[in-house]
RNA sequence: GCAAACCGCCGGCGACGGCGGGACGCAAAGCUAGGGGUCUCGGGAACAAACUGGAGACAGCCCGGCUGCCA
Numbered sequence: 001g002c003a004a005a006c007c008g009c010c011g012g013c014g015a016c017g018g019c020g021g022g023a024c025g026c027a028a029a030g031c032u033a034g035g036g037g038u039c040u041c042g043g044g045a046a047c048a049a050a051c052u053g054g055a056g057a058c059a060g061c062c063c064g065g066c067u068g069c070c071a
Base pairs, nucleotide, nucleotide: 001026002025006021007020008019009018010017011016024060030066031065032064034063035062036061037058038057039056040055041054042052043051
């Protein structure tokens, strides 16, 4: 410096996101959707599962890229 869970308000079919409160934690808990993974919606099927180069979400899940404080 940031800010989890949780709570309030708002947006979204949803995953989830924004703002406020709040702090579990974090050298990158800054940015990035390139690779993997998880999640949502659609098709399929239809209790479901398989399938689907259909559409999304998550970076505080991991890897990668860019930037980076003090000592």
Predicted 3D model of a 71-nucleotide RNA (c-di-GMP-I riboswitch aptamer) from a soil metagenome.
Its Rfam family is "c-di-GMP-I riboswitch aptamer". Its family is annotated with cyclic-di-GMP binding in the Gene Ontology.
The sequence is in RNAcentral, with records from MGnify.